[in-house]
RNA sequence: ACAAGUGAAAGGCACACCCGUCGAAAGGCGGGGCCGCAAAGCUUCCGGUCUAACGGAUCGAAACCAGCGCAACGCGAUCCUAUGACGGCGGAGCUGCCUCC
Numbered sequence: 001a002c003a004a005g006u007g008a009a010a011g012g013c014a015c016a017c018c019c020g021u022c023g024a025a026a027g028g029c030g031g032g033g034c035c036g037c038a039a040a041g042c043u044u045c046c047g048g049u050c051u052a053a054c055g056g057a058u059c060g061a062a063a064c065c066a067g068c069g070c071a072a073c074g075c076g077a078u079c080c081u082a083u084g085a086c087g088g089c090g091g092a093g094c095u096g097c098c099u100c101c
Stems, first nucleotide, its partner, number of pairs: 004099002012037002017032006035088001041094003045091003048086003055080006064069001
C1' cells in the first nucleotide's frame, strides 16, 4: 500500500416521532430526538421508488336553449405525465477516520 471490520478508543452521521418553517404534494431546511449506520461522506451518472402542481385524456353534474340541441371556460371524479423529490433502495465514480495486518 492492498484487503478486512470481531472488539475498543476518539470523533462523525441521525430513523420514527415532536416543534418551527418552506412546498400543491412527494419532500426539504432548522431545533430536539436516537432506530440504526464503517462511508448513513460527496456526485446524481444508470436503474428503482415516491409525488402530480402545470399540462393532457376520459367521464359526470350543473348551467344554457322555445325547440333541435348543447359548447369553450369554470366545477367534480378517475387516469396519464417530471420539469419535482428520495438517495437511510441497489449499482457506479470520487474522497476519507480508527483498528487490524
Model confidence (mean pLDDT): 81 of 100. The RNA shown here (c-di-GMP-I riboswitch aptamer) has 101 nucleotides and comes from a Gammaproteobacteria bacterium. Taxonomically the source falls in Gammaproteobacteria (Bacteria, Pseudomonadati, Pseudomonadota). Its Rfam family is "c-di-GMP-I riboswitch aptamer". Rfam describes the family as follows. GEMM was predicted in a large-scale screen for bacterial structured RNA regulatory elements. It was read from a public genome assembly, where an Rfam model found it.